The RNA shown here (transfer RNA) has 72 nucleotides and comes from Clostridia bacterium DTU022. It matches the Rfam family "tRNA". Rfam links the family to the GO term triplet codon-amino acid adaptor activity. It is annotated as a transfer RNA. The coordinates come from a structure-prediction model, not an experiment, and the mean pLDDT is 82. NCBI's taxonomy places the organism under Bacteria, Bacillati, Bacillota, Clostridia.
[in-house]
RNA sequence: UCCUCAGUAGCUCAAUGGCAGAGCGGCCGGCUGUUAACCGGUAGGUUGCAGGUUCGAGUCCUGCCUGGGGAG
Numbered sequence: 001u002c003c004u005c006a007g008u009a010g011c012u013c014a015a016u017g018g019c020a021g022a023g024c025g026g027c028c029g030g031c032u033g034u035u036a037a038c039c040g041g042u043a044g045g046u047u048g049c050a051g052g053u054u055c056g057a058g059u060c061c062u063g064c065c066u067g068g069g070g071a072g
Base pairs, nucleotide, nucleotide: 001071002070003069004068005067006066007065010024011023012022013021018055026042027041028040029039030038048064049063050062051061052060
């Protein structure tokens, strides 16, 4: 320098171009001798950054940033 994959909640990951979700974790409550486990509820998001396409973008296109892999 080039090719490729990834970047979404604190963590691990979903999401056909059409309401951004789950599990774990956090918080509140239930259960009980207490903790753990279990059960119910709840909060938490500039979808890496900047543009573009579209009625509508996490998703498609362009550039850039970060990380993994590969080529020279």